[in-house]
RNA sequence: GCGGAUGGCUGGAUGGCCGCGCGUCGCCGCUUUUUGGGGGCGCGAGGAAAGUCCGGGCUCCACGGAGGUACGGUGCCGGGUAACACCCGGCGGGGGAGGGAGAAAUCCGGAACCCCAGGGAAAGCGCCACAGAGAUGAGACCGCCGGAGUUCGCUUCGGCAAGGGUGAAACGGUGAGGUAAAAGCUCACCGCGCCCCUGGUAACGGGGGCGGCACGGCAAGCCCCACCGGGAGCAAGAUCAGAUAGGGACGACAGGGCGCGAAGCCCAGGGCCGCCUCCGGCCCGUUGUCCGGGUAGAUCGCACGAGGCCGUGGGCAACCACGGUCCCAGAUGAAUGGUCAUCCCCGCGCCGCCUUUCGGGGUGCUGCGGGACAGAACCCGGCUUACAGGCCAUCCGCAUCU
RNA sequence: GGGCGCGUAGCUCAGUGGGAGAGCACUACGUUGACAUCGUAGGGGUCGCUGGUUCAAUCCCAGCCGCGCCCACCA
Repeated sequence: GCGGAUGGCUGGAUGGCCGCGCGUCGCCGCUUUUUGGGGGCGCGAGGAAAGUCCGGGCUCCACGGAGGUACGGUGCCGGGUAACACCCGGCGGGGGAGGGAGAAAUCCGGAACCCCAGGGAAAGCGCCACAGAGAUGAGACCGCCGGAGUUCGCUUCGGCAAGGGUGAAACGGUGAGGUAAAAGCUCACCGCGCCCCUGGUAACGGGGGCGGCACGGCAAGCCCCACCGGGAGCAAGAUCAGAUAGGGACGACAGGGCGCGAAGCCCAGGGCCGCCUCCGGCCCGUUGUCCGGGUAGAUCGCACGAGGCCGUGGGCAACCACGGUCCCAGAUGAAUGGUCAUCCCCGCGCCGCCUUUCGGGGUGCUGCGGGACAGAACCCGGCUUACAGGCCAUCCGCAUCU
Repeated sequence: GGGCGCGUAGCUCAGUGGGAGAGCACUACGUUGACAUCGUAGGGGUCGCUGGUUCAAUCCCAGCCGCGCCCACCA
């Protein structure tokens, strides 16, 4: 210099004027309080506040115990974490530029780096359309080989699955031997499986031996294995104030005995706790759905938290420990804004200067235009998606120069 | 703010791994003097979009986009 790739940060700046929300401290008017007006000071959106896709905190409901089952979710290994489907580090697989082989097609190999919903297909069921002879304990269309026949076109009886053809996929691959032709029929290497040794916490890697192949794909089909999971959500929920008709319709269950009795008691029965079993608890005019009635208020929850920043130490890292320091939105028809000036960044154009391999490049002044995505609503940790521009850092390959 | 559902022809919908379909509507022809009805034939689709799994996706999975519905308190 060319090419390839990754990570992080930032998300316009300053000032004037006007305005908004919250907190706090004075002032003025009226004044029992409430309240009204005006002022000073402090704070006032995000990296995604978004989608609501995961995981928690918090709150209420169910909340009892044991076992089973169903449903939903997760899925290589180890670590991190409050937890996770997140993050970090490994393992395995796939992609990947230069490079190597070759006449070419193509094959081999593979840097930085990227991707993987990556358990199990010899537990079972299911599916594999069309094409094709045959789609999984399969099969012979063309073909190859042998015998017999022959009108020399071929026919028939056997053997074979190497080659062709179909397909996404054809019951191991390449080479040699072997044979009538062939075939793991035999051998070498590779693949696959089992056993042993060995390295590693493990996933898994390496080596040796045996097996002649038995084991195609799909689990983001059912399923099996292991692990996890109670439900709903701040419109959760609590307190206060005020108003109204504890109204109506339909459905389900309301069995028996004692008793004069619609009283009361007892036994059954029913409902709820997802379902089932056993023990248990609560309720019985109970429960479900719908139509109605009233209100449209205040306060709390609600801003100190798995919190931010800095330093030291541990760890490859995610992250953790200790010390110091800071307090940082809290609205509810919903504040966080508008405008002006100066500057900043980007694009286009005029003019000037420098340079040129005449394509252009650099720079100065000035005019015009533009500066994204988007906005808290109980709060955190992640993921995903959207985003003008700017800045910083790192890695790999090739070529050249020193 | 929170929860749930849907998206297939112009409209209403079915289809849930291997042909994209039905009814109405539309077009042409026939029937009629003409129209309607009726009959016959035909056209019309990015299955909301983008990825992934699979040999193969409307269907299975994920992420976006759009639309719709429900949820306040009191007695």